[in-house]
RNA sequence: AGAGUUUGAUCCUGGCUCAGGAUGAACGUUGGCGGCGUGCCUAACACAUGCAAGUCGAACGAAAAACUGAAUUCUUCGGAAAUCAGUGGAUUAGUGGCGCACGGGUGAGUAAGACGCUGGUGACCUGCCCCAAAGAGAGGGACAACCACUGGAAACGGUGGCUAAUACCUUGUGUGCUUAAUCAUUCGCUUGGUUAAGUAAAACCGGUUCGCUCUGAGAGGGGCCUGCGGGCUAUCAGCUAGUUGGUGGGGUAAAGGCCUACCAAGGCAAAGACGGCUAGGGGACGUGAGAGCGUGACCCCCCACAAUGGGACUGAGACACGGCCCAUACUCCUACGGGAGGCAGCAGUGAGGAAUAUUGCACAAUGGGGGAAACCCUGAUGCAGCAAUGCCGCGUGGGUGAUGAAGGCCUUCGGGUCGUAAAGCCCUUUUCUGUGGGAAGAGAGAGGACGGUACCACAGGAAAAAGUCCCGGCUAACUACGUGCCAGCAGCCGCGGUAAAACGUAGGGGGCAAGCGUUAUCCGGAAUUACUGGGCGUAAAGCGCAUGCAGGCGGUUUGACAAGUUGGUUGUGAAAGCUCCCGGCUUAACUGGGAGAGGUCAUCCAAAACUGUCAGACUUGAGCAAGGUAGAGGAGAGCGGAAUUCCAGGUGUAGUGGUGGAAUGCGUAGAUAUCUGGAGGAACACCAGUGGCGAAAGCGGCUCUCUGGGCCUUGACUGACGCUCAGAUGCGAAAGCGUGGGGGAGCGAACGGGAUUAGAUACCCCGGUAGUCCACGCUGUAAACGAUGAGUACUAGGUGUAGCGGGUAUUGACCCCUGCUGUGCCGAAGCAAACGCGAUAAGUACUCCGCCUGGGGACUACGACCGCAAGGUUAAAACUCAAAGGAAUUGACGGGGGCCCGCACAAGCAGCGGAGCGUGUGGUUUAAUUCGAUGGUACGCGAAGAACCUUACCUGGGCUUGACAUGCACGUAGUAGGGAUCCGAAAGGUGACCGACCCUCGGGAGCGUGCACAGGUGCUGCAUGGCUGUCGUCAGCUCGUGUCGUGAGAUGUUGGGUUAAGUCCCGCAACGAGCGCAACCCCUGUUGCUAGUUACAUGUGUCUAGCGAGACUGCCGGUUUAACGCCGGAGGAAGGCGGGGACGACGUCAAGUCAGCAUGGCCUUUAUAUCCAGGGCUACACACACGCUACAAUGGUCGGUACAAUAGGUUGCCACACCGCGAGGUGGAGCCAAUCCCACCAAAGCCGGUCUCAGUUCGGAUUGCAGGCUGCAACUCGCCUGCAUGAAGUCGGAGUUGCUAGUAACCGCGCGUCAGCAUAGUGCGGUGAAUACGUUCCCGGGCCUUGUACACACCGCCCGUCACAUCAUGGAAGUCGGUAACACCUGAAGUCGGCUAGCGAACCGUAAGGACGCGGCUGCCUAGGGUGGGACUGGUAACUGGGACGAAGUCGUAACAAGGUAACC
Repeated sequence: AGAGUUUGAUCCUGGCUCAGGAUGAACGUUGGCGGCGUGCCUAACACAUGCAAGUCGAACGAAAAACUGAAUUCUUCGGAAAUCAGUGGAUUAGUGGCGCACGGGUGAGUAAGACGCUGGUGACCUGCCCCAAAGAGAGGGACAACCACUGGAAACGGUGGCUAAUACCUUGUGUGCUUAAUCAUUCGCUUGGUUAAGUAAAACCGGUUCGCUCUGAGAGGGGCCUGCGGGCUAUCAGCUAGUUGGUGGGGUAAAGGCCUACCAAGGCAAAGACGGCUAGGGGACGUGAGAGCGUGACCCCCCACAAUGGGACUGAGACACGGCCCAUACUCCUACGGGAGGCAGCAGUGAGGAAUAUUGCACAAUGGGGGAAACCCUGAUGCAGCAAUGCCGCGUGGGUGAUGAAGGCCUUCGGGUCGUAAAGCCCUUUUCUGUGGGAAGAGAGAGGACGGUACCACAGGAAAAAGUCCCGGCUAACUACGUGCCAGCAGCCGCGGUAAAACGUAGGGGGCAAGCGUUAUCCGGAAUUACUGGGCGUAAAGCGCAUGCAGGCGGUUUGACAAGUUGGUUGUGAAAGCUCCCGGCUUAACUGGGAGAGGUCAUCCAAAACUGUCAGACUUGAGCAAGGUAGAGGAGAGCGGAAUUCCAGGUGUAGUGGUGGAAUGCGUAGAUAUCUGGAGGAACACCAGUGGCGAAAGCGGCUCUCUGGGCCUUGACUGACGCUCAGAUGCGAAAGCGUGGGGGAGCGAACGGGAUUAGAUACCCCGGUAGUCCACGCUGUAAACGAUGAGUACUAGGUGUAGCGGGUAUUGACCCCUGCUGUGCCGAAGCAAACGCGAUAAGUACUCCGCCUGGGGACUACGACCGCAAGGUUAAAACUCAAAGGAAUUGACGGGGGCCCGCACAAGCAGCGGAGCGUGUGGUUUAAUUCGAUGGUACGCGAAGAACCUUACCUGGGCUUGACAUGCACGUAGUAGGGAUCCGAAAGGUGACCGACCCUCGGGAGCGUGCACAGGUGCUGCAUGGCUGUCGUCAGCUCGUGUCGUGAGAUGUUGGGUUAAGUCCCGCAACGAGCGCAACCCCUGUUGCUAGUUACAUGUGUCUAGCGAGACUGCCGGUUUAACGCCGGAGGAAGGCGGGGACGACGUCAAGUCAGCAUGGCCUUUAUAUCCAGGGCUACACACACGCUACAAUGGUCGGUACAAUAGGUUGCCACACCGCGAGGUGGAGCCAAUCCCACCAAAGCCGGUCUCAGUUCGGAUUGCAGGCUGCAACUCGCCUGCAUGAAGUCGGAGUUGCUAGUAACCGCGCGUCAGCAUAGUGCGGUGAAUACGUUCCCGGGCCUUGUACACACCGCCCGUCACAUCAUGGAAGUCGGUAACACCUGAAGUCGGCUAGCGAACCGUAAGGACGCGGCUGCCUAGGGUGGGACUGGUAACUGGGACGAAGUCGUAACAAGGUAACC
């Protein structure tokens, strides 16, 4: 420090995700040791038991144990009991003092003077402690304990009596203090003086102390006040009655509405009052480069709380965790009358929860309380226990050791790897175990919970000690097997559908390590809330426009001040923590010391540039004035003509209207058309222009009235008066709403009808109501757009246009130069993701406002405000996705455009589609009808030829190292091989007999047996090679270098011409090149030469085979860029590629083929191999494809007669001759072929005869009989011949095929395959046409361009309803809660006030009585309770609304191309 993920690829925007660090953690798995930390985050839920605050006898009285002594009683003679006196360390309850307000816990409440920083207190308090000054004289009366009686179950009391004090009271003194008055002093009640009144004390013990009282001061602690700071929410906008202030009074330690009475009517709030939600605050902690963001465990400071709520008492201090009173809930005891309790102290229990420890030891240390002290108390604290919960440290051994052992895994079978790893050999002993020794921690002595611990020594033995996660990319680390969209994985992208480095297992590897992973949470990366440090034309984002208060910002200049600002001083920012340095534990963690850092802080001093404030001046910003000027700027009134429609009348007759074509409609009751007259409403042609005006919306005939703004020129006025603008206010297209409104020609939602269509709730047509128009109100929104807020300044130019001015010129109008304002285009720099913007900025800067933060949900819900309504403004969440998006690129596509080509259409000729037959295919059938090919690009295709064979299929019968190959081992001499006979359908079995080869003499070969293996037309053409089809013989497809672009890419290859052609020329940031095109090759057309057998023939030639020539736009004319080329002509056998063939670019179709061959993987192995016989591939209601033959007279038939070429031949072609009607047979010459044969080769043709338009002398299917040939064999199932038979068919619907010249059509001949079988295939020659105006249309293709939401690329993408399943959510009659208030009723305890007839020791009084206290009653306040209507907020709910998501549901086709009616708001 970045990375992955949107696309075919690219750049950008933008979200999601990852790598890092952290934790009071939990879970999974594993676990050796030690040190130091940490350990209920949930139920402030409930708590059994024990402990956590006491102490002082040197304050006091008493009791008792114990001891000593005395006397008495009893006696078992030991002694015991009680009484009295004395002592009485220690103990017990009580009076009294101090403490219990500290320490310890928790975070419920609290958004505030609670906390933090900084000040103030002249408005205050302070026990114990320190310092200073002064003092303690004289008296008095009680009450506990105790005793007696007594109530109660208990808790706890009641009555009477006795008693002490450092308990209580009176009085004296008054250094002093307090209060009042007064004088002086002070800014100020600050201090001092005078006078008056009031006001103290405590002892104990015995020698010195400890205490006591009053006052002052200090230290430390606290109370109160104050400035600043730090949560969310405006879908909380107004809040407030003790409220804000004053006066009097009260209260407090103290200011104060803190409380009360009266008076006034204030106070707070957009810089967020009030309300709601959440939350203890800080030092700090985590992270981060920092700014920040998140957190508030442990430790420290502060606050708050102590079952819940209220209250006071005591006290220096509390409204008091282990005190009191009351209320409430809960728990416990009870004799039912009444009582007791409060672990958020330490342990511990239950419960809750993913989850958090011992009912331990000790006061030895530190600290605290009491005490004079000894000492006592202390779950504070010090220690130990449990937990890998965290951090830190150590170990699980070290060296050597190659046969690279065994074994595992992989393998190309060679090997590789685990791996020096192990074993073996030599060492060591940290930790561990045992034994022995043994601390510091204790500041005079003694005293140690930890602890027989740390540590040390010796001995023992490599011994007892490694796991976990990952290995597709991000991200370090790869193989095998299993699985087969299953099981599963997954942080994101995504893996898995038979070759998975992504699942599971194994081997190997990588990371970390007593841990490792996962989950959760926080920061980071994220510049993804942007202060540092982002944006808003099209990605999310400029309010529709203006006016303008608050606010923010503000021209030039002088002076003053010093708020901001800058520098310094002083104080503070506790300690711990952090950073640096030094030190202590063996090291580290941990810890001690020192220094530093840390602030919107306070204070004082200084500076005066900038900002600010005050005062003064200026003119350029702004305004103002004068003179001109353009304009659909606004409002009102009036006027005008054209056109549509309607009405009346005339003429006139059958249609008109409308459409793609029609129909509805109108019209013989007279339309349309045409003429005349009239009515009425709306809109204003031409002018008219990226012309004008206006803030925007918007404004268009003409005239008048009223009225706003702009621009130009001039400068003598004012003197910063300015800019922007939250809230607010006004204007605001269309549609819509209101009025018992008006108006209504045309147009025209809804609606009716006609068409179209599968449907047509549409597009088209005929009608037509609201509306459109006017008036007055409302609505307040638009793709209200330049998708671009307003203002100011600056930054090259060029060229239009509108308004005004200046100059020059002219008689004048122009032209020309120039200034300002507006409105356009092009463009430099610059900007920008690109597109583009570019003085009218999207450039460079400044000021102010508005707005954005992934897509969907959602321009939504709820709430609030506005509206008559429709609706508008403001505006979420749950849930869900990993994208959504912008610009540009290359393709593909378009019912987009342009150019061009092709038997593509058109023009023609001949066909197919109808019939019969042949062949192939589908389907059906079958035991099997083997398999493959399936739009074009399968279907006379693989198959250049299925009777057996072929043959792969079926049935049946055999066989198992096999029909075939190789290797190894063993065996084998009458062996291998042949083979009569017999059995059998054959294969096969049997086996008389015959009978081998090479040799170095070992053997080999052969054969047999066994083991390895063979074999498979079994599967996968979607694992493959090779080959092939198709686009397409279409003219294209690319590369190098350069250049352009951030890039994908572009350029070249586009453009202008031209060509069959990316063929060539010209131009050009391109220049070249490659694969294609063309040419080179073959055949053919002309010709020369050479050679010539077996050809022809007798040398000219034909023919055969070779070598040459010839054609190149070379020549002429026209045309052209005088380039390429094109047109015409000459010559020539041939002319512009002469004709034909072979030849098929980059690629496309997962095209075809595992059955031609090859081949990975899988499957099979007495069978899916192999052999054999028979059958099948030849089936047949049917459908399609390709053909043949026909339907006849351009013909059939009979007779005569003429002319080819290519080919083939020894298992062959077969002459001549003879036989047969014929197929053919017999016989045999010749030929291994320019010689012989097929074959004298042909047929159509020509000549002549006949048939005469008929289902025929057409046509030949079908069938019968008789034959021939091939073959082992023609039944299933061959071909041919003869005789007989003589079907359909009379030219073929929709549709469709081929062909542009020696072509189509017609005619025959050959060949391959092959024993035989050809209507097929492939060649050959013969005869030999018609037509092409042309490129609008159909199909296919090429180039350029355009649009795109497509890229699996239009057979694309994609929208909505409906149906089903799941999820979250809104509404909702209701229903169940929660919270905080309010009104009324009631009202405990308690303070304060009032009353007091009861009771009472201290004081006054001789007394009566009084003062005072206690008690009682009562008033105000008030916790809580009750009742009530509302507010806010949750849960749930019949029913209901939309939303999201879900491989293959339904209906349509809305959008993306002109998306087939342009789309959208």

About this RNA:
The RNA shown here (small-subunit ribosomal RNA) has 1465 nucleotides and comes from an uncultured prokaryote. RNAcentral holds the sequence, with entries from ENA. The prediction has a mean pLDDT of 83.